RNA sequence: CAAAGCCAAACGUCGAAUUUUCGGACCCGCAAGGGCCGGAGAGCGGGGGAACCGUAACUUAGGGGUGAAAGCCAGCUUCUGCUGGCAAGGGUAACUUAUGGCCCGAAUCCGACAGCUAACCUCGUAGACGUCAACAUGAGUUGAA
Numbered sequence: 001c002a003a004a005g006c007c008a009a010a011c012g013u014c015g016a017a018u019u020u021u022c023g024g025a026c027c028c029g030c031a032a033g034g035g036c037c038g039g040a041g042a043g044c045g046g047g048g049g050a051a052c053c054g055u056a057a058c059u060u061a062g063g064g065g066u067g068a069a070a071g072c073c074a075g076c077u078u079c080u081g082c083u084g085g086c087a088a089g090g091g092u093a094a095c096u097u098a099u100g101g102c103c104c105g106a107a108u109c110c111g112a113c114a115g116c117u118a119a120c121c122u123c124g125u126a127g128a129c130g131u132c133a134a135c136a137u138g139a140g141u142u143g144a145a
Stems, first nucleotide, its partner, number of pairs: 010131005018042007026035003043125006053115001060112001062113001063110004071086006089104004094141007
C1' cells in the first nucleotide's frame, strides 16, 4: 500500500411490525437519559363472524390460515426427504408505470374446523439484512428548495 475480516455511527432494504403515554423492587449511565419487562391509546396489518350471493366442495386422497414463495420436470433416496433445473408470483432507495440488469421464489401456524359477510368478537405490531456503494433509462404525479 492492497486484500480479507470485525465493530460502531450514519444512511437505507424486505416486512403490518411505527408512534404517544403510564408503571417497574431489573440492567447501563456522574447525570440527562437509554435498554428490558408489563399496561393503556393512536396508526397499520390479520383472523373469526348474518342476510343476499356463491359452492357440488368436504367427511384421510382430510381441510384451512399467514406469506411473493401456486407448481412442473429430472436424478438420488434413509420412502420420505435431498439436490438440480424451470416456473406462476415477488423485491430492487419519494410515488405510479414501461423496458432492461441483479436478487428471492422460503418457512410456519390451526387441529377435525372456518366460502363471502354488516353489527360484533379477537389477535399481531416481529424478525432478517445492505453499504463506497447502496440499480439504470424513459413517461407521468406529488413534495421541497
Predicted 3D model of a 145-nucleotide RNA (c-di-AMP riboswitch aptamer (ydaO/yuaA leader)) from Fimbriimonas ginsengisoli Gsoil 348. The organism belongs to Fimbriimonas ginsengisoli, within Bacteria. Its mean pLDDT, the model's own confidence on a scale to 100, is 75. It matches the Rfam family "c-di-AMP riboswitch aptamer (ydaO/yuaA leader)". Rfam's curators write: This family represents a conserved RNA structure found upstream of the ydaO and yuaA genes in Bacillus subtilis and related genes in other bacteria.